Background
The RNA shown here (glmS glucosamine-6-phosphate activated ribozyme aptamer) has 172 nucleotides and comes from Aquibacillus albus. It matches the Rfam family "glmS glucosamine-6-phosphate activated ribozyme aptamer". Rfam's curators write: This entry contains a glucosamine-6-phosphate activated ribozyme that is found in the mRNA for GlmS. GlmS is an enzyme that uses fructose-6-phosphate and glutamine to generate glucosamine-6-phosphate. Of the family's consensus pairs, 89% are formed in the model.
RNA sequence: AAGUUAAUAAAAGCGCCUGAACUAUUUCCCGGGACGAAUGGGAGGUAGUUGACGAGGAGGAGGUUUAUCGAGCAAGUUCGGCGGAUGCCUCCCGGUUGUACAUCUCAACCGUUACGUUUUUAUUUGAAAACAAAGAGGUGACUCUUUGUACAAGAAUAAAAACAGGAUGUAA
Numbered sequence: 001a002a003g004u005u006a007a008u009a010a011a012a013g014c015g016c017c018u019g020a021a022c023u024a025u026u027u028c029c030c031g032g033g034a035c036g037a038a039u040g041g042g043a044g045g046u047a048g049u050u051g052a053c054g055a056g057g058a059g060g061a062g063g064u065u066u067a068u069c070g071a072g073c074a075a076g077u078u079c080g081g082c083g084g085a086u087g088c089c090u091c092c093c094g095g096u097u098g099u100a101c102a103u104c105u106c107a108a109c110c111g112u113u114a115c116g117u118u119u120u121u122a123u124u125u126g127a128a129a130a131c132a133a134a135g136a137g138g139u140g141a142c143u144c145u146u147u148g149u150a151c152a153a154g155a156a157u158a159a160a161a162a163c164a165g166g167a168u169g170u171a172a
């Protein structure tokens, strides 16, 4: 130094890198010319760099994998791959609505922030990267920080319209 064991910290556009591209260095080949060198091209070695910008999302158990929304780009790698993940499906538990209440059941929609479904109107709210400027680190590819300045999907509140079971019991 590597490996093993244990502990601590750390996450969901999250983590990782062997394809790919790029950088540094080096070897060989082509070409060039003068049997030299340079620019140029190709194939390897070693070591590095890049590889998702935010919003949103967790009842329990099991299963599953291409797990929501928009922004960005000369529609360029935010490519490709592996792993994970609050997604999705089934069941269970729970909630809302079905026009007084309660219980059971049925249907739809949800998860304790549990809002019935659809449509319309109004108001409010709504990001970061990007971009510009200024710095720091590195031979370099690139990485990090600060300031300024925008723009989404959507979300919230209010109003209106339409649609929307059954049985039993109680009260009026």
Stems, first nucleotide, its partner, number of pairs: 014083004019079001020050011053070003059092006093111006100170006116163010131148007
The sequence was found by an Rfam model in a public genome assembly. Its mean pLDDT, the model's own confidence on a scale to 100, is 79.